[in-house]
Background: Predicted 3D model of a 350-nucleotide part of an RNA (small-subunit ribosomal RNA, central domain) from an uncultured bacterium. The coordinates come from a structure-prediction model, not an experiment, and the mean pLDDT is 89.
Context: one part of a larger RNA
RNA sequence: CUGGGCGUAAAGGGUGCGUAGGUGGCCGGGUAAGUCUGAUGUGAAAUCUCCGAGCUCAACUCGGAAACUGCAUCGGAUACUAUCCGGCUCGAGGGUUGGAGGGGGGACUGGAAUUCUCGGUGUAGCAGUGAAAUGCGUAGAUAUCGAGAGGAACACCAGUGGCGAAGGCGAGUCCCUGGACAACUCCUGACGCUGAGGCACGAAAGCUAGGGGAGCAAACAGGAUUAGAUACCCUGGUAGUCCUAGCCGUAAACGGUGCACGUUUGCUGUAAGAGGAAUCGACCCCUUUUGUGGCGUAGCUAACGCGAUAAACGUGCCGCCUGGGAAGUACGGUCGCAAGAUUAAAACUC
Numbered sequence: 001c002u003g004g005g006c007g008u009a010a011a012g013g014g015u016g017c018g019u020a021g022g023u024g025g026c027c028g029g030g031u032a033a034g035u036c037u038g039a040u041g042u043g044a045a046a047u048c049u050c051c052g053a054g055c056u057c058a059a060c061u062c063g064g065a066a067a068c069u070g071c072a073u074c075g076g077a078u079a080c081u082a083u084c085c086g087g088c089u090c091g092a093g094g095g096u097u098g099g100a101g102g103g104g105g106g107a108c109u110g111g112a113a114u115u116c117u118c119g120g121u122g123u124a125g126c127a128g129u130g131a132a133a134u135g136c137g138u139a140g141a142u143a144u145c146g147a148g149a150g151g152a153a154c155a156c157c158a159g160u161g162g163c164g165a166a167g168g169c170g171a172g173u174c175c176c177u178g179g180a181c182a183a184c185u186c187c188u189g190a191c192g193c194u195g196a197g198g199c200a201c202g203a204a205a206g207c208u209a210g211g212g213g214a215g216c217a218a219a220c221a222g223g224a225u226u227a228g229a230u231a232c233c234c235u236g237g238u239a240g241u242c243c244u245a246g247c248c249g250u251a252a253a254c255g256g257u258g259c260a261c262g263u264u265u266g267c268u269g270u271a272a273g274a275g276g277a278a279u280c281g282a283c284c285c286c287u288u289u290u291g292u293g294g295c296g297u298a299g300c301u302a303a304c305g306c307g308a309u310a311a312a313c314g315u316g317c318c319g320c321c322u323g324g325g326a327a328g329u330a331c332g333g334u335c336g337c338a339a340g341a342u343u344a345a346a347a348c349u350c
Base pairs, nucleotide, nucleotide: 003322004321005320006319007304008303012318014201015200016199017198021194022193023192025088026087027086028085029084030083031082033081034080035077036076037075038074039073040072041071042070049065050064051063052062053061054060091191092188093187094186095184096183097182098181103177104176105175106174107173108172109171110154115149116148117147118146119145120144121143125136126135162169163168206247207246208245209244210243211242215241216240220236221235222234223233258317259316260315261314262313263312266295267294268293269292270291271290272289273288274287275286276285299306300305323350324349325348332343333342334341335340
């Protein structure tokens, strides 16, 4: 290199949008670049292969043929690809009507609870643990009633339920806004798919500046435990957790399963629609679409298992893997305020 692979053995990029590129539906016509075919020219000799000959044989040498799988020119073919022209509607997109949703952003509002402050009642304990102690409390705590402050999170509803590309999203109302889905089949007419680079988004922690700070809580302090205890347990407690603006760009970013399209027996639950039958009306029932689950046929798989939401059968495109360690490290580059991220080896060793 030809390959073989990527749920768990090494291997799917965290996710999307999209550039180049790759690839691409049906019908008709033109051209003939790729493709196929014929002819001509060329493809030096030697070498290689085959046949024959000469040195006693062989190596070696000589003669002939074949080959030189290539290139160019001219002629022809037109199924496929390409290209140009014309057309189509099933792919794709748009339109109308409609319902569902914790999709996103902003503003305002609410109740429960914790903590704190003030006032009343009230008196000796409270808190904590395996047991204790540190801690709080006669300067009146804990408990209880009333009033107030402030921050954060939204019990029940809640569901292998919903929405979102992923990260993720859950009190209520209003405003702005994205997407999916169903019915109609009205419009455009291949406008599609994927996507190296690129751009955007991206939990938590962390960083910068300014706010905020109730609870919780790295660090830290104390009390215990213990041989020790830089821990597990307890009492405190600062960053942080929250908001605004900006960085960081990583996760077991997981379905450990890239995206898109087509094909392939079934049963059953659930969410949201549409149609039908029935009904006074609704539910139940039947059909169908989209999503989300369980089981399972064929098939696949090393097995486990997957099984129309495929890990089945195929096509297109991208990413990635190639023995373990050294190592996702060093060096260099790029990015970052930093922390670090990204790209990414080798010696050596088994």
The RNAcentral record of the full RNA draws on ENA.